RNA sequence: GGUAGAGGCGCGGUUUCUAUUAGUACCACCACAGAGGACGGAAUCCUGUGAAGUGUUGGGAAAGGAGCGAUCGCCGAAGCUUCAGGCACCAAAGCCUGUUGCUGGGUCUGCAUCCAAGAGGUGCAGGACUGUCAUCCUGGUACUAAGCUCGGUACCUUGAUGUUGUGCUAUC
Numbered sequence: 001g002g003u004a005g006a007g008g009c010g011c012g013g014u015u016u017c018u019a020u021u022a023g024u025a026c027c028a029c030c031a032c033a034g035a036g037g038a039c040g041g042a043a044u045c046c047u048g049u050g051a052a053g054u055g056u057u058g059g060g061a062a063a064g065g066a067g068c069g070a071u072c073g074c075c076g077a078a079g080c081u082u083c084a085g086g087c088a089c090c091a092a093a094g095c096c097u098g099u100u101g102c103u104g105g106g107u108c109u110g111c112a113u114c115c116a117a118g119a120g121g122u123g124c125a126g127g128a129c130u131g132u133c134a135u136c137c138u139g140g141u142a143c144u145a146a147g148c149u150c151g152g153u154a155c156c157u158u159g160a161u162g163u164u165g166u167g168c169u170a171u172c
Base pairs, nucleotide, nucleotide: 001172002171003170004169005168008075010074011073012072013071014070015069017067018066026059027058028057030055031054032053036046037045038044040090041089078103079102080101083098084097085096086095087094104130105129107127108126109125110124111123112122113121114120131164133162134161135160136159139156140155141154142153143152144151
């Protein structure tokens, strides 16, 4: 350097259905009302043949996010972050490509943020749990040495401590 694997409510994509979003946005009639409305800007469009707003009646969503299931790809899976380029009229948010840095993993709690949200995501901090490797300790097995004992090596196991993915195990 290549190949194949392990962690576990493990990670991500797609999709049917379901709940929520919401009786909200929006549409129509009527009444009041009387000049603006269309996200932040520009452009364009609608509007005294009645804008915005309020009320009654009738109709009535969607996107993103979420859950069960199915399926696909996987174990830096993936998430966030810095910078650069592109998409869209500009900006914001968002999406795509590369790039910098951080995070082993899920879970719980607190704070912050996104979100309609008590769901969920993300960041920071903390708690217990768990995986990997290393060191020491307990017990066992095998081998070696030896007349026996003591000793040494490898593996498994108990407990403790420390580290962490560009890592670990096996193999070429």